[in-house]
RNA sequence: AACUCUGUCGCGGGAGAGAGUGCCAGCCGCUGGCGGCUGGAACCGCCGAAGGCGCAACACGCCCGGAAACGCUCAGGCAAACGGACCGCAGCAGAAGU
Numbered sequence: 001a002a003c004u005c006u007g008u009c010g011c012g013g014g015a016g017a018g019a020g021u022g023c024c025a026g027c028c029g030c031u032g033g034c035g036g037c038u039g040g041a042a043c044c045g046c047c048g049a050a051g052g053c054g055c056a057a058c059a060c061g062c063c064c065g066g067a068a069a070c071g072c073u074c075a076g077g078c079a080a081a082c083g084g085a086c087c088g089c090a091g092c093a094g095a096a097g098u
Base pairs, nucleotide, nucleotide: 002098003097004095005094006093007092008091010089011088012087013086018044020043021042023040024039025038026037027036028035029034030033045078046077047076051074052072053071054070058065
């Protein structure tokens, strides 16, 4: 110095599914009950790729254990933006060896 792995930071890529319904509160506008914005709780429909939970083989005398892009949908999400598992490149730090 190169290769491999781990962590971190930066850049790029990165799917799915309602801009759902009415209600309440505040603010604003106007034509005095309508419209707009923000927030709240409720109800209905849906999605899986933050996080979380579950398990087949296997292991174990028994219990405990045991993966995922699989399953669940608690959490999260359903215009755009943000976020986003994961992937690529570069920097830095670390580990083992050649």
This is a predicted structure of a 98-nucleotide RNA (Glycine riboswitch aptamer) from a Halobacteria archaeon. The source organism's lineage runs through Archaea, Methanobacteriati, Methanobacteriota and Halobacteria. Its Rfam family is "Glycine riboswitch aptamer". Its family is annotated with glycine biosynthetic process in the Gene Ontology. About the family: This family represents the bacterial glycine riboswitch. Glycine riboswitches usually consist of two metabolite-binding aptamers domains with similar structures in tandem. The coordinates come from a structure-prediction model, not an experiment, and the mean pLDDT is 82. It was read from a public genome assembly, where an Rfam model found it.